[in-house]
């Protein structure tokens, strides 16, 4: 150089029986009010529904779900893994395009890891997730300066303690 197995620790992702929240919320069903719109995140065509009363609005009655979360265990692993941009490609609730959100893959950049606090996104949420910036801490390594060992002095590793700086393409430890 290449390949191999490892370390950080409330470590990272996935699944997950259940359970809480989403909610007495959407939605349906009657009835009253109302009177011209409506029908998908937004837009343009087109269809389609509406004065045999649309969109809202209220009472009553029935009533959900998914996304998040928490969970015994089990799997998969230490760029784990999360993010940005770009190409593509699958859904987007009447159809078509476009744009925007969800979600896969490939390339390429940034983050060493948990956490705490503050703005800001999402989100029903005071839960979580993301990003940004700060604080302490922790794991490596580099270097500097201590102790204590080597008969003694220079000197040096291996152990520790303390400082200071770096980035996982990084560190150890082994084979070619």
């Nucleotide at each position: 150089a290449a390949g191999u197995a490892g370390a950080g620790g409330c470590g990272c992702g996935g699944c997950g029986a259940u359970c809480a929240u989403g909610a007495g919320u959407c939605g349906c069903a009657u009835g009253c009010c109302g009177g011209a719109g409506g029908c998908a995140c937004u837009g343009a065509c087109a269809g389609c529904c509406g004065u045999u009363g649309a969109g809202g609005g209220u009472a009553u009655g029935u009533a959900a779900a998914a996304g998040g979360g928490a969970a015994a265990g089990c799997c998969g692993c230490c760029g784990a893994a999360g993010u940005g941009a770009u190409c593509u490609u699958g859904c987007u609730c009447u159809g078509u395009c476009a744009g925007g959100g969800c979600g896969g893959g490939a390339u390429u950049g940034c983050u060493g890891g948990g956490u705490c606090u503050g703005c800001a996104g999402u989100g029903a949420a005071c839960a979580g997730c993301u990003g940004c910036a700060g604080g302490a801490c922790u794991g490596u390594c580099a270097c500097c300066g201590g102790a204590a060992u080597g008969g003694g002095a220079u000197c040096a590793g291996a152990u520790c303690c303390g400082g200071u700086g770096g980035a996982g393409u990084g560190c150890u430890a082994c084979u070619u």
Lysine riboswitch aptamer from uncultured Eubacterium sp., 176 nucleotides, folded computationally. The model forms 100% of the base pairs in the Rfam consensus. It matches the Rfam family "Lysine riboswitch aptamer". The family has 47 seed sequences and 3,224 matches in Rfam 15.1. Gene Ontology term of the family: lysine biosynthetic process.